[in-house]
RNA sequence: GAUAAUAGCAAAACUGAUGAAAGUCAGCUACGCAAAGCUAUAGGGGCUAAGGUGUAUACACUACACUAUGCCAGCCAGUUACCGAA
Numbered sequence: 001g002a003u004a005a006u007a008g009c010a011a012a013a014c015u016g017a018u019g020a021a022a023g024u025c026a027g028c029u030a031c032g033c034a035a036a037g038c039u040a041u042a043g044g045g046g047c048u049a050a051g052g053u054g055u056a057u058a059c060a061c062u063a064c065a066c067u068a069u070g071c072c073a074g075c076c077a078g079u080u081a082c083c084g085a086a
Base pairs, nucleotide, nucleotide: 001083008033009032014027015026016025017024018023031074037079038078039077043076044075045072046071047070051067052066053065054064055063056062
């Protein structure tokens, strides 16, 4: 980063599975992507709150709040890589 070439990935929706959830995996399908390759307590940021803690309530139930070791790299970032016009 090109009306180039060889390739690549695959959003949302739907279906199935899994998980407490966020989400993830598979199929189908492409919204798009010059890294939409890889990396998450070795930089930021975001999501969830099972478990734990606290509060309310006489207690329990229940509700609320906090918390990641759970999750997101298609949020920024780090890092590796194909091609070679301007």

A computed fold for an 86-nucleotide RNA from a marine eukaryotic metagenome, annotated as c-di-GMP-I riboswitch aptamer.
Model confidence (mean pLDDT): 85 of 100.
Its Rfam family is "c-di-GMP-I riboswitch aptamer". Rfam links the family to the GO term cyclic-di-GMP binding.